[in-house]
Context: one part of a larger RNA
Molecule: large-subunit ribosomal RNA, domain VI
Organism: Phycisphaerae bacterium
RNA sequence: CGUUGGAACCUUGAGAGGAUUCUUCCUCAGUACGAGAGGACCUGGAAGGACCAACCUCUGGUGCACCAGUUGUCCCGCUAGGGGCAGCGCUGGGUAGCUAAGUUGGGAAAGGAUAACCGCUGAAGGCAUCUAAGCGGGAAGCCCUCCUCAAGAUAAGGGUUCCAUGUCCCUUCGGGGACGAGAGCCCCCUCCUAGACCAGGAGGUUGAUAGGCCGGGUGUGUAAGGGCAGAAAUGUCUUUAGCUGACCGGUACUAACGGGCAAUGG
Numbered sequence: 001c002g003u004u005g006g007a008a009c010c011u012u013g014a015g016a017g018g019a020u021u022c023u024u025c026c027u028c029a030g031u032a033c034g035a036g037a038g039g040a041c042c043u044g045g046a047a048g049g050a051c052c053a054a055c056c057u058c059u060g061g062u063g064c065a066c067c068a069g070u071u072g073u074c075c076c077g078c079u080a081g082g083g084g085c086a087g088c089g090c091u092g093g094g095u096a097g098c099u100a101a102g103u104u105g106g107g108a109a110a111g112g113a114u115a116a117c118c119g120c121u122g123a124a125g126g127c128a129u130c131u132a133a134g135c136g137g138g139a140a141g142c143c144c145u146c147c148u149c150a151a152g153a154u155a156a157g158g159g160u161u162c163c164a165u166g167u168c169c170c171u172u173c174g175g176g177g178a179c180g181a182g183a184g185c186c187c188c189c190u191c192c193u194a195g196a197c198c199a200g201g202a203g204g205u206u207g208a209u210a211g212g213c214c215g216g217g218u219g220u221g222u223a224a225g226g227g228c229a230g231a232a233a234u235g236u237c238u239u240u241a242g243c244u245g246a247c248c249g250g251u252a253c254u255a256a257c258g259g260g261c262a263a264u265g266g
Base pairs, nucleotide, nucleotide: 001152005163006162007161008160009159010158011157015149016148017147018146021049022048023047024046025045026044033038051106052105053104054103055102059100060099061098062097066093067092068091069090070089071086072085073084074083075082076081111143112142117137118136119135120134166179167178168177169176170175181264184261185260186259187258188204189203190202191201192200209255210254211253212251213250214249215248216247219243220242225238226237227236228235229234
């Protein structure tokens, strides 16, 4: 821009893509078959490999704005307590998120037409013959079935709902102009389950969108100060303390201020 008024939402599916995998074990059955050795078809069931998808409850990894321990040095006048730097200084743990080695799921079943092949009926050719007329069976393959995208499918599909009948002026009464209304949309702003940008999604005071604050959770592992014991190092009590990013809730304290477009005017 188109899809022939403008919108919001829900859809049909032309078409396209993906997937459609392999093994072992049990059963049938030590049966059929076979002198024996050996050893099935078919049927039902179970487990696993590789691959694919989603997810983070569990097991772990990571987790440079969480907690603790600790070395050297500089600084906060000193003690104590802290801060900076040294690969996050090093070390031990670790929330959310992300993740695999973790968890869950998938390939199925059914239908249709067939290939090789197996048949029925059956002539040409009194027989025979699956074929010449006619009719069946039959593959991991084909068309469907399953999953995803999909009406720019320009043959542009379908459905539901919403909006548009106003006022004033001019008029050659055909109409024209101005203003207002207007579903909805956009810019802008607060953001994230989304994201390279864009897009998508949640919100913008009739508000929990983000931050802050409050409560909880989680993690770390018992803070500082003080008391007591000890010559001291240190231990112990207060203390399952103190601190705690992203997590779960609550709460308008802070910031979401503002601006525009718009079919139509029958």